About this RNA:
Predicted 3D model of a 73-nucleotide RNA (transfer RNA) from a bacterium.
[in-house]
RNA sequence: GGGGAGUUAGCUCAGCUGGUAGAGCGAUGCCUUCGCAUGGCAUAGGCCGAGGGUUCGAGUCCCUUACUCUCCA
Numbered sequence: 001g002g003g004g005a006g007u008u009a010g011c012u013c014a015g016c017u018g019g020u021a022g023a024g025c026g027a028u029g030c031c032u033u034c035g036c037a038u039g040g041c042a043u044a045g046g047c048c049g050a051g052g053g054u055u056c057g058a059g060u061c062c063c064u065u066a067c068u069c070u071c072c073a
Base pairs, nucleotide, nucleotide: 001072002071003070004069005068006067007066010025011024012023013022019056027043028042029041030040031039049065050064051063052062053061
């Protein structure tokens, strides 16, 4: 330098055909226990990497760009 994949909650990751953003773990509170662990319930937590475009409507489609991983040279 060229090709491919990825970027979504604190962490690890889903998100089907464009139509109100989710799970597990973690955090906080409550229940359960003499206490701890386990278990149960609830709550908080998101500019979907950034900017622009298309559309009634974009995490999803298009363009530009940043970063990470990987292959080739």

It was read from a public genome assembly. It matches the Rfam family "tRNA". Rfam's curators write: Transfer RNA (tRNA) molecules are approximately 80 nucleotides in length.